The RNA shown here (FMN riboswitch aptamer (RFN element)) has 136 nucleotides and comes from Actinotalea fermentans. Of the family's consensus pairs, 100% are formed in the model. It matches the Rfam family "FMN riboswitch aptamer (RFN element)". From the family's description: The RFN element is a highly conserved domain that is found frequently in the 5'-untranslated regions of prokaryotic mRNAs that encode for flavin mononucleotide (FMN) biosynthesis and transport proteins. The prediction has a mean pLDDT of 81.
[in-house]
Parts: sequence; structure tokens; C1' cells
RNA sequence: UACGUGCUCCGGGGUCGGUGUAAGUCCGAGCCGGCGGUGACAGUCCGCGACCCGAGCCUGGCGGCGACGCCAGGUCCGGUUGACCUGGUGAAACUCCAGGACCGACGGUGAAAGCCCGGAUGGGAGGAGGCACGUG
Repeated sequence: UACGUGCUCCGGGGUCGGUGUAAGUCCGAGCCGGCGGUGACAGUCCGCGACCCGAGCCUGGCGGCGACGCCAGGUCCGGUUGACCUGGUGAAACUCCAGGACCGACGGUGAAAGCCCGGAUGGGAGGAGGCACGUG
């Protein structure tokens, strides 16, 4: 100094007003933007994660004489999964500057939710750090 394994820590933001019996859900206005990459800084480019769906395996419960079936949890693999243009600068930008747009899981709810409540004191892409062990 590089790499590998283990450990530890970190790892998502945002609302007011109006109408109404009732809305932080409608209407109006406002606000928010996970992780890695990319000739230069990205919600909208390329990927990943969360959510959702399915198969296998494992565990438990229930049913069945049995083969096996159903349900729940875990693990792992696979699938699905939104949205941008114009001008400017520049060697280089769908990433910066200017302008105008657009997008946002599932369940809940006195009335429809990116912003409220919940699963979630969870999971997680990944990031940081030192230590231990090992290899070069």
C1' cells in the first nucleotide's frame, strides 16, 4: 500500500388555505427527491434498492390412513415497477445556469393521499471507520 473475510456504526425528504356534515385525500397554491455509475454536480440517462407478484427449499401449524393439500414465517432465485424537453456556457452536461413541464408502491381513512396514519424501533441499495485474521 492493494485485496479478501469477519466485526462495528451510518443509511429518506415534504402542507397550508378554500369548499363541505365530513378532506393534511377533492379544488387552489405550496413543498419533497434513497443508493451506485456517468468526460461535469441527475427524482425524469444507465443500473440498483424499497413495495408488489411467482417458483424452489427450510421451519411451524391445521387437515388427511396415506400420497399430499391448505395457511403462516424464513431463505433464496426470478418477474413487475413512474417521469424531460428547449435555450445557454463548455473540451465535455437529458447532470450546471435560465425557462417551461412531468413523476411518485402497498394497506388504512367520515371523501379519492408523493407530503396524514400503518407494516417500519423493520428491510435496504450502499457508505464510513477502525480493529482482528488471511493473502499479495